The RNA shown here (transfer RNA) has 72 nucleotides and comes from an archaeon. Rfam family: tRNA. By type it is a transfer RNA. Rfam describes the family as follows. Transfer RNA (tRNA) molecules are approximately 80 nucleotides in length.

[in-house]
RNA sequence: GGGGAAUUAGCUCAGGGGUAGAGCGCCUGAUUCGCAUUCAUGAAGUCGGGAGUUCGAUUCUCCCAUUCUCCA
Numbered sequence: 001g002g003g004g005a006a007u008u009a010g011c012u013c014a015g016g017g018g019u020a021g022a023g024c025g026c027c028u029g030a031u032u033c034g035c036a037u038u039c040a041u042g043a044a045g046u047c048g049g050g051a052g053u054u055c056g057a058u059u060c061u062c063c064c065a066u067u068c069u070c071c072a
């Protein structure tokens, strides 16, 4: 220098154009003498940034950033 992949909740990851979910973690309550386990409930996201297409974008296109990887 050229090619490819990834970026979504605190962490690990789903998500197929129609208002975003799971597991673990966290808060509260029940259970216990207490802790753990278990059960119930809840909070937590400008979906990496910008632009475009569209009635509508996490999803499609382009640019940028960061990380990983292949070639040289």
Stems, first nucleotide, its partner, number of pairs: 001071007010024004018055001026042001028040003048064005